[in-house]
RNA sequence: AGAGUUUGAUCCUGGCUCAGAACGAACGCUGGCGGCAUGCCUAACACAUGCAAGUCGUACGAGAAAGCCCCUUCGGGGGUGAGUAAAGUGGCGCACGGGUGCGUAACACGUAAACAACCUACCCUGUUGACCGGGACAACUUCGCGAAAGCGUAGCUAAUACCGGAUAAGCUCUAGAGGACGGACAGUUCUUUAGAGGAAAGUGGCCCUCUGAUCUACGGUCGCACUACAGGAUGGGUUUGCGGCCCAUCAGCUUGUUGGUGAGGUAAUGGCUCACCAAGGCUAUGACGGGUAGCUGGUCUGAGAGGACGAUCAGCCACACUGGGACUGAUACACGGCCCAGACUCCUACGGGAGGCAGCAGUGGGGAAUAUUGGACAAUGGGGGAAACCCUGAUCCAGCAAUGCCGCGUGAAGGAAGAAGGUUUUCGGAUUGUAAACUUCUGUCAUAGGGGAAGAAAUCCCGCCAUAAAAUAUAUGGCGGGUUUGACGGUACCCUAAGAGGAAGCACCGGCUAACUCCGUGCCAGCAGCCGCGGUAAUACGGAGGGUGCAAGCGUUGUUCGGAAUUACUGGGCGUAAAGCGUGUCUAGGUGGGUGCGUAAGUCAUGUGUGAAAGACCUUGGCUCAACCAAGGAAUUGCGCCUGAAACUGCGCGUCUUGAGUUACGGAGAGGUGAGCGGAAUUCCUAGUGUAGCAGUGAAAUGCGUUGAUAUUAGGAAGAACGCCAAUUGCGAAGGCAGCUCACUGGCCGUAUACUGACACUAAAGCACGAAAGCGUGGGGAGCAAACAGGAUUAGAUACCCUGGUAGUCCACGCCGUAAACGAUGGAUACUAGGUGUUGGAGGAAUUGACCCCUUCAGUGCCGUCGCUAACGCAUUAAGUAUCCCGCCUGGGGAGUACGGUCGCAAGAUUAAAACUCAAAGAAAUUGACGGGGGCCCGCACAAGCGGUGGAGCAUGUGGUUUAAUUCGACGCAACGCGAAGAACCUUACCUGGGUUUGACAUCCGCGGAAUUUCCUAGAGAUAGGAAAGUGCCUUCGGGAGCCGCGAGACAGGUGCUGCAUGGCUGUCGUCAGCUCGUGUCGUGAGAUGUUGGGUUAAGUCCCGCAACGAGCGCAACCCCUAUCUUUAGCUGCUAACAUUUAGUUGAGCACUCUAAAGAGACUGCCGGCGUUAAGCCGGAGGAAGGUGGGGACGACGUCAAGUCAUCAUGGCCCUUACAUCCAGGGCUACACACGUGCUACAAUGGGAAAUGACAGAGGGUUGCCAACCAGUAAUGGGGAGCUAAUCCCAGAAAACUUCCCUAAGUUCGGAUUGAAGUCUGCAACUCGACUUCAUGAAGUUGGAAUCGCUAGUAAUCGCAGAUCAGCAACGCUGCGGUGAAUACGUUCCCGGGCCUUGUACACACUGCCCGUCACACCACGAAAGUUGAUUCUUCCAGAAGCCGGUGUGCUAACCUUCGGGAGGUAGCCGUCCAAGGAAGGAUUGAUGAUUGGGGUGAAGUCGUAACAAGGUAACC
Repeated sequence: AGAGUUUGAUCCUGGCUCAGAACGAACGCUGGCGGCAUGCCUAACACAUGCAAGUCGUACGAGAAAGCCCCUUCGGGGGUGAGUAAAGUGGCGCACGGGUGCGUAACACGUAAACAACCUACCCUGUUGACCGGGACAACUUCGCGAAAGCGUAGCUAAUACCGGAUAAGCUCUAGAGGACGGACAGUUCUUUAGAGGAAAGUGGCCCUCUGAUCUACGGUCGCACUACAGGAUGGGUUUGCGGCCCAUCAGCUUGUUGGUGAGGUAAUGGCUCACCAAGGCUAUGACGGGUAGCUGGUCUGAGAGGACGAUCAGCCACACUGGGACUGAUACACGGCCCAGACUCCUACGGGAGGCAGCAGUGGGGAAUAUUGGACAAUGGGGGAAACCCUGAUCCAGCAAUGCCGCGUGAAGGAAGAAGGUUUUCGGAUUGUAAACUUCUGUCAUAGGGGAAGAAAUCCCGCCAUAAAAUAUAUGGCGGGUUUGACGGUACCCUAAGAGGAAGCACCGGCUAACUCCGUGCCAGCAGCCGCGGUAAUACGGAGGGUGCAAGCGUUGUUCGGAAUUACUGGGCGUAAAGCGUGUCUAGGUGGGUGCGUAAGUCAUGUGUGAAAGACCUUGGCUCAACCAAGGAAUUGCGCCUGAAACUGCGCGUCUUGAGUUACGGAGAGGUGAGCGGAAUUCCUAGUGUAGCAGUGAAAUGCGUUGAUAUUAGGAAGAACGCCAAUUGCGAAGGCAGCUCACUGGCCGUAUACUGACACUAAAGCACGAAAGCGUGGGGAGCAAACAGGAUUAGAUACCCUGGUAGUCCACGCCGUAAACGAUGGAUACUAGGUGUUGGAGGAAUUGACCCCUUCAGUGCCGUCGCUAACGCAUUAAGUAUCCCGCCUGGGGAGUACGGUCGCAAGAUUAAAACUCAAAGAAAUUGACGGGGGCCCGCACAAGCGGUGGAGCAUGUGGUUUAAUUCGACGCAACGCGAAGAACCUUACCUGGGUUUGACAUCCGCGGAAUUUCCUAGAGAUAGGAAAGUGCCUUCGGGAGCCGCGAGACAGGUGCUGCAUGGCUGUCGUCAGCUCGUGUCGUGAGAUGUUGGGUUAAGUCCCGCAACGAGCGCAACCCCUAUCUUUAGCUGCUAACAUUUAGUUGAGCACUCUAAAGAGACUGCCGGCGUUAAGCCGGAGGAAGGUGGGGACGACGUCAAGUCAUCAUGGCCCUUACAUCCAGGGCUACACACGUGCUACAAUGGGAAAUGACAGAGGGUUGCCAACCAGUAAUGGGGAGCUAAUCCCAGAAAACUUCCCUAAGUUCGGAUUGAAGUCUGCAACUCGACUUCAUGAAGUUGGAAUCGCUAGUAAUCGCAGAUCAGCAACGCUGCGGUGAAUACGUUCCCGGGCCUUGUACACACUGCCCGUCACACCACGAAAGUUGAUUCUUCCAGAAGCCGGUGUGCUAACCUUCGGGAGGUAGCCGUCCAAGGAAGGAUUGAUGAUUGGGGUGAAGUCGUAACAAGGUAACC
């Protein structure tokens, strides 16, 4: 620091996902040791048991028992235990420490301040005092009640408990005078006058002279307590500025509310409370309401700014079963206190009582999940005490847990036969792997044994010194000596012993992302963070081997930050991707021209206070290191205060004119409102003329018309809209505005003078305007025209088309408030090249004048530089460069929807979510493909012609059906007379039956035998058994080669599967003219250019032009055949001349034909015209042939997962006494039917007969072709000449020509079918051959829709040959020649193709994509008669405990008393307030609800085809 994912590819926008770090974690697998940390995040759920706050005898009274000892009359007594234990009065503590995070959005917290408005026990300092008295109550004793908890009566008693009095101030209060400080009428302080009030407690040591001794008292002294005042310290209380969550679908809230006066209350200010008065206070800088939440130091992350969090540690707050309340006290409204109410639990004798783990352990429960009912007060700290000491689940330790961080170990070195085994393999090897074994070492940790710290300083005791004191006592401090104290723990650490011995796993290996192979599985099982893997060769599933990463851990899940510049302060955007309000106006707010002076709020600077500690950072140090810990430093970006600066912003006061405005004079205009007027057209009405149609359409029909339409003439009526002018024009804020005239009226522009003097810009909210449609009321209604009706179209047609037609369109008034309200572009200001139109004005120059020209201001268009942009594009009318203000956006869908609010008569508008779901949705541009888009061009593509197919019969192939089998493959063109250029057996792959199992075939081994031939028997045959003949070749004599038989195993074999694993071959587009590359250039890029353009061609053929220049594969040419000629050569070919013959038969010849080799020839070369002086085209000449002469071979890059595993080859899979192999028979030849391809016909351009030996070419032939001749009606047989072929044979060409008959008919057409008799091939013609003869003589009289071939030696027609082959189902196929046409105007249309261009939502590419209803399943949500919770508000009822107030006739120790009583207190009662509770009515928010609504998702469902191309009616708002 980035990466993956939208596309065929690209760039952008944009979301989703990943890599990092972290955790109080949990789960899975695994687990050696130690150190340091951490450990209920959920139920503030309920809690058994134990412990967590006591202590003081130096405040006080009282005071046991057991045990031991002694005495005893055995009843007991005494001493000791012991002034001990336990309890009580009293003091201090219990408000700390410890826990939790419910509540709380608040002065709760943080920070900085304030208190002149306050308190502070214990502690410290200073000053002062402590005098005289009194009466009680516990404990205890007595009696009583109760189950218990506990309570009551009577009596005794002490105090540092309680009370009275005295004294006292610098204390408090009341009243007064003066000064200083202070912003102050708040107050502080100083001086001063008068009056009133108001305190205490002792106790423990020591000394005790006066008096000789002792003990004391008075007294003195020391310590600890006590009282008052002042100060300090500490801790708190209150107030304030600023700061830190979400929702506006919470917009108004408030009556003690806001303020004042007075009073009460408090430690203290204050509506804190009350009475009265006033009517205020808060709020868009977010009041009120709702939701959530303890706050902070900090923690995690991040480069930072930020974001998230608030465990452990530390500060503050709140709470203690829930709610309320006060008491005590310095402090509480009190976690281990009290009272009341409630819920819950426990005890009970049913009367009544007890309790509060959010202390430490622990239990149940909840949960994915969080520990021991441990030890010790040794240390640190706390409470009490004079102290010893006691208490302390604070704390220190230990235990449990890999929960985290840190450290260590599981060995080290050598060791190649690269062992065995595993895995894999191309069988060679590779890898595991120096890894192991083996050798030599070491000894951490663990184990055993031994040694062994620091943490401990104090207290206390003794002695000395100093201070207080009279003092040696006592107290405090210091010094020296001594004694005692360790939970952890015999722990850390050290030594010794033994021995590599006890100690490695987890995840991953398709890309992101480091790491690859085999097997299994077969869209199954499964994986998956995203993209996505899996349908028989899975590096993605599962296993294995190997590898990679981390390591006592490793993965997964969850959460936070990061990456994410994906909320953008740093640091984003809004023409088309999400995003500019439809427009204007204006308030608040924000921002604001030049200049001077002042000020100092912002700003800047120095200083200062604070910013707790810990943490983080730096430097040192301590544990062996580290984690951890300690010390010091820096930092703490903040806030406050003081001082200073004055540029900028603000503020105040002046001033200026350029922004803005006013004034004067001109100007243009469909700007607005109202009134009046006008002509053309349409329709209707009346009348005339006139007759059969009109109207309408793609074509029709509905409709109108003989009751007279349409047409035409004249007159009249009505309503709406305004032709030409007219434009890329003008005006307006936008919507919008168009005949003419008048009235009223808004804005704008130009020029020049004067004036005001920043008066400006923007604009949330608000207000106003706002097309069309729609709504209300009343008019109006010609034309047009939703709805509706009819006619068409159509499969349907609730549409498009036609005929009608109502709302509406028009007017007035009032609503609605939306549009693709668009320039999809908010407003203002300034700046930044030009060019060219146009509108309005001004100036200059010029002119007779209008123009033209120059300058300038304001508008409105086009092009374009810089710049910007993802690109398209924008470009002085910015989307450029900047400033200011407003509005808006944050993935797609759900959805501009639901709910709620506001507005509206309604329709609806506005504001505006979530659940759920997807990994995309999207913008621009690119290349293709496609279009019922366009342009250009080609092709037997159409057209023009000729002949066919489709109808018949037969042949043949296919489908289907049938069958034991009818083997398999080929399926639009491009399967179907195709593989098959030959199925009776064989072929043959299929079926039935019978056999064989190293096999019919190949290689290797062993044994035997030559091989081979003939015959016999059984059998359908394969096969089995037997007999006979035969004894070979080479040899180094060992044997070998070939062949046959037997045997064992390696292996053979497979037309079994996969053509979607493949090679090769082939078809097709298509013989179409295309397909590409290098360099350069352009573009961010995909790509473009070249290859496009203008011509031309059969052609990307050639020319010209051009940011292209060249090149390659294709085209063409080179090759073959054919057409002409020449040369050479004449065998078997030929015969002009000569001779000869029946005959080129022979001689002769090679001229001709022909044969077959080499050449020539044709190139737009020549001429004319056209064309750009080109390429080329047209015409002509010559020529056998003329513009590629005709034909063939030849098939670019690629497409169709096209065809073929059954030609062959081949990976993988499968079978192995069978899916192999042999044999016999059968089948592939079946037959209601359908299709393709053909043959023969239907006849007279014909059929038949005869005749003319009429005239070819190209082939084939020795297992062959077969002549002459003979036989047969014929097929054919006999016969055997010739020929290994330019020699002989097949072999007669047939149409044609000539003559005769047939005369329009199912025929002298046609020949199917059938019968009979034969011939030939073959082992064999039954299933199942061909041919011959005789007889038979079917359908068929030119073929519906539709469809095929062909452009010249072609179609049509005629025969001939060959391959395969024993024969043949061949009418097929491949070739050969004979005869030999018609037509093409032309490119509108059908089909196919090429180039350019255009649109696209297609890219599997139109057989594409895709929309909606319906049906089914599932999911979340809304509505809903209601039902049921939670929270909360208002009103009313009620009123526990308690404070306060009143009363107090009952009761009453201290004081007073005249002894009667009084003062004071108090039970009780009453009242205010008030918790729970109750009633009624709302509000908010959940859950649920028959039914219902739309939405989303789902493999193949149904119906149509709305959108994307002109999407077939352009689309959209």